[in-house]
RNA sequence: GGUUCAGUGAUAGCGCCGGAACUCGCCAGGAGGCGGCGAGUCGACGAGGUGGAAGCCGAUCGAACUCUUCGGCGGGUGGCUUCCCGGCAAGCACGGUCGUGAUGGACGGCACAAACCGGCGCGGGCGACCCGCCGACAAACCCCGUCCAAGGUGCAGCA
Numbered sequence: 001g002g003u004u005c006a007g008u009g010a011u012a013g014c015g016c017c018g019g020a021a022c023u024c025g026c027c028a029g030g031a032g033g034c035g036g037c038g039a040g041u042c043g044a045c046g047a048g049g050u051g052g053a054a055g056c057c058g059a060u061c062g063a064a065c066u067c068u069u070c071g072g073c074g075g076g077u078g079g080c081u082u083c084c085c086g087g088c089a090a091g092c093a094c095g096g097u098c099g100u101g102a103u104g105g106a107c108g109g110c111a112c113a114a115a116c117c118g119g120c121g122c123g124g125g126c127g128a129c130c131c132g133c134c135g136a137c138a139a140a141c142c143c144c145g146u147c148c149a150a151g152g153u154g155c156a157g158c159a
Stems, first nucleotide, its partner, number of pairs: 014074004019070001021041007045062003051084007085099004091155004103149007117135005123130002
């Protein structure tokens, strides 16, 4: 350095928790509740999303929900501003706009999910609860169509 096997981790709607809620055990007595202690469970469902750096804000879209998707912490591909790089744009500069799918806006069209829920499982756990399979349904973005706006200025070069 290469190959093989096994294990672990893995690319961010993500991770975590001392609150609250819930479960089990003990204190604990006839039983239960409250309370204390200990050990646990739950704690946002997916879609979409990164040119580089800095600062600020503290982050798009829908699904579910008569109830905790409560409350909190950390992070973050979001937004704005500045600089750099790059596309539009076949030479350069300034300006504009955008971010490799590299003009913007309006309207219309097109497609796609998981949870919840139901069913199933000689599934795991004393339990709260968790896991797997099957079944349904979005919006934004992208894309397509129409319309509107923008598509600049100067120089160089060529005729």
Model confidence (mean pLDDT): 79 of 100. Predicted 3D model of a 159-nucleotide RNA (glmS glucosamine-6-phosphate activated ribozyme aptamer) from an uncultured Thermomicrobiales bacterium. Rfam family: glmS glucosamine-6-phosphate activated ribozyme aptamer. About the family: This entry contains a glucosamine-6-phosphate activated ribozyme that is found in the mRNA for GlmS. GlmS is an enzyme that uses fructose-6-phosphate and glutamine to generate glucosamine-6-phosphate. The ribozyme catalyses self cleavage of the glmS mRNA that is thought to regulate GlmS activity. For this family Rfam cites "Control of gene expression by a natural metabolite-responsive ribozyme" (Winkler et al., Nature, 2004). It was read from a public genome assembly, where an Rfam model found it. The model forms 88% of the base pairs in the Rfam consensus.